[in-house]
Context: one part of a larger RNA
């Protein structure tokens, strides 16, 4: 040097999986009764993480459950428990400081009042005569609504386009949002709205370039309607505090106050109001002392296998059995349908909630339904609708909005039929209000997965948004396996100790960064050769 072998070094590889990813269902808000979120405490010894709140790994009743308990965490000390603990599930107390933060005040999670013996009260704002009640802040996506870019494509650029998209800001709720035609459609006709396919990359729009872009029919998911304003009657009404019956709803006395700038009643587009006539005695609305159910937390019950060998260990092998509405699936010293938890199938409950039933109130009144007549009355005004400027829409003179100006009728009326006008003709009733599903999310809680296995898979399987790094918005790891079971190497010998060498333990050293343990890279010895 070459080649072997034996070793350290690393820490790949295979195996496992506490944890992710992903999809599908469930549940869906919390806050002045002080949240979300922190700070500080809080243990016999106690840094952290998890509970907790000065009653500080905790108090208190009730259910459950039955032998051990004092969290992660395996020590030492010292308690507690069949007089029933520790856990589990439901109610309750307590719950320090900051923090919407709310007596005032602050760069300080910190400071100071005033009234009260003491508990506690004492911010702003807005409703209300008043008692009193209301907001204020948070939340992953989702969802209204108010502002609103630019890169970027047109191969350059200004209209366009990106895009009403990124992003601010406001406001809701478990969903919001829309919504019961002054819709559509065509001379057939349908009948709130959402969401899907589809219509359709169509018809439109467009320096007619780059690009852009519908709707109505149909097919389905899923349905569900309702109240107010005014005609007309005029206090018949409501709210408050005390009393009386009653579980209650709700009545009924007394007082006080809202109300004629109208409470309440009738009415609400098959138009109604007014007038006549006939029927008829009420609900789909609201209690719950009572009856029976159903759902409801922990939790419970729940079939059936032995023996031989082998081995550290039996489940594997042999042998003989047995259960199955259980042969899903995990544990257990190797691979168990009868060993253990479960699975399958049954069960049962508290608060509470639900639907029904009987029963009660509203409720004999302005009660509820029909029918009929009409030269009465009423049916949303700075609207409707036109000029003109913008912004916006696929909207084309024919989208929706906004500013300016100008401005209607009254049911014998008015809008609407994608350019204007006329006259037919359909269709519809604006200018007030509410409203379940079916539709969007995935923070929460389940369950599965042709999904990943530790540089994958979330950034995190571990004290992870953790250490670190940054003055600061903010960036941001690495790091998972001893063995069934610590039996975690007594004792002896070297040595200052660290190690070592007996020895013991265990199947086996697997001996603490311990399961396997490649390859780079050192070493050593043999061998061959210079």
């Nucleotide at each position: 040097c070459u080649g072997c072998u034996u070793g350290g070094g690393g820490g790949a590889u295979g195996g496992u999986u506490u944890g992710g990813c992903u999809u599908g269902g469930g549940a869906g808000c919390c806050g002045a009764u002080g949240a979300a979120g922190g700070a500080c405490g809080u243990g016999c010894c106690a840094a952290g993480c998890u509970g907790c709140g000065a009653u500080a790994a905790g108090u208190c009743u009730c259910g459950g459950g039955g032998a051990g308990g004092c969290g992660c965490a395996u020590g030492g000390a010292g308690c507690c428990c069949u007089a029933g603990a520790u856990c589990c599930g439901a109610g309750a107390a307590u719950u320090u400081c900051c923090g919407a933060a709310u007596a005032g005040g602050a760069c300080u999670u910190c400071c100071c009042g005033u009234c009260g013996u003491a508990a506690g009260a004492c911010a702003c704002u807005c409703c209300g005569u008043a008692a009193g009640g209301a907001g204020a802040g948070g939340g992953g996506a989702c969802c209204c609504a108010g502002g609103g870019a630019a890169u970027u494509g047109a191969a350059a650029c200004a209209u366009c386009u990106u895009a009403g998209u990124a992003c601010c800001u406001g406001g809701a709720g478990g969903a919001a949002a829309a919504g019961a035609a002054a819709u559509c459609a065509a001379u057939c006709g349908a009948g709130a709205u959402a969401c899907c396919g589809u219509u359709a990359g169509u018809a439109a729009a467009g320096g007619c370039g780059a690009u852009c872009g519908a709707a109505a029919c149909c097919g389905g998911u899923a349905u569900a309607a309702g109240g107010c304003a005014a005609a007309c009657c005029g206090a018949a009404u409501g709210c408050c505090c005390c009393a009386u019956a009653g579980u209650a709803a709700u009545a009924u006395c007394g007082g006080g106050u809202a109300g004629a700038u109208g409470u309440g009643g009738a009415g609400u587009u098959a138009g109604g109001a007014c007038c006549u006539c006939c029927u008829u005695c009420a609900a789909u609305a609201c209690c719950u002392a009572c009856c029976a159910g159903a759902c409801g937390a922990a939790u419970c019950c729940u079939a059936a296998u032995c023996u031989g060998a082998u081995u550290g260990a039996a489940a594997g092998c042999a042998g003989a059995g047995c259960c199955a509405g259980a042969g899903c699936g995990g544990g257990u010293g190797a691979u168990a349908g009868c060993c253990c938890c479960g699975u399958u199938g049954g069960a049962g409950u508290a608060a509470g909630u639900c639907a029904g039933g009987a029963g009660g109130u509203u409720a004999u009144g302005a009660g509820a339904g029909g029918a009929g007549a009409g030269u009465u009355c009423c049916a949303g005004a700075g609207u409707a609708u036109c000029g003109u400027g913008c912004g916006u829409c696929g909207u084309u003179u024919u989208u929706c909005g906004c500013g300016c100006g100008a401005g209607a009728a009254u049911a014998u009326g008015g809008g609407u039929g994608g350019c204007a006008c006329u006259a037919a003709c359909a269709u519809c009733c604006a200018a007030c209000c509410u409203u379940a599903a079916a539709u969007a999310c995935a923070a929460c809680c389940c369950a599965a997965g042709u999904c990943c296995g530790a540089u994958a898979g979330c950034g995190u399987a571990c004290a992870a948004g953790u250490a670190c790094c940054g003055u600061g918005a903010g960036g941001g790891a690495a790091a998972a396996c001893u063995g069934a079971a610590a039996a975690g190497c007594a004792a002896c010998c070297c040595g200052a100790a660290a190690g070592g060498g007996u020895a013991g333990u265990g199947a086996a050293a697997a001996g603490a960064g311990c399961c396997u343990g490649a390859a780079a890279c050192c070493a050593a010895g043999c061998a061959g050769u210079g």